[in-house]
RNA sequence: GUGAGUAUAGCUCAGUGGUAGAGCACAUGUUUAGCAUGCUUGAGGUCCUGGGUUCAAACCCCAGUACCCCCA
Numbered sequence: 001g002u003g004a005g006u007a008u009a010g011c012u013c014a015g016u017g018g019u020a021g022a023g024c025a026c027a028u029g030u031u032u033a034g035c036a037u038g039c040u041u042g043a044g045g046u047c048c049u050g051g052g053u054u055c056a057a058a059c060c061c062c063a064g065u066a067c068c069c070c071c072a
Base pairs, nucleotide, nucleotide: 001071003069005067006066007065010024011023012022013021018055026042027041029039030038048064049063050062051061052060
């Protein structure tokens, strides 16, 4: 230089146009003499950035940024 891919909660990841979710972690309550485990409840989100399409975009299109892979 060329081509392809990824970006969503603290972490790992779902979510293919109509109210953003799970597991782990964290907090709360319960249990215990106490801890752990189990159970209950809860908090936590600029869906990488900008623009476009659409009644409506995390999702479709374009550009950019970061990371990773292939080729040279």
The RNA shown here (transfer RNA) has 72 nucleotides and comes from Vicugna pacos. RNAcentral holds the sequence, with entries from Rfam. The prediction has a mean pLDDT of 83. Lineage of the source: Eukaryota > Boreoeutheria > Laurasiatheria > Camelidae > Vicugna.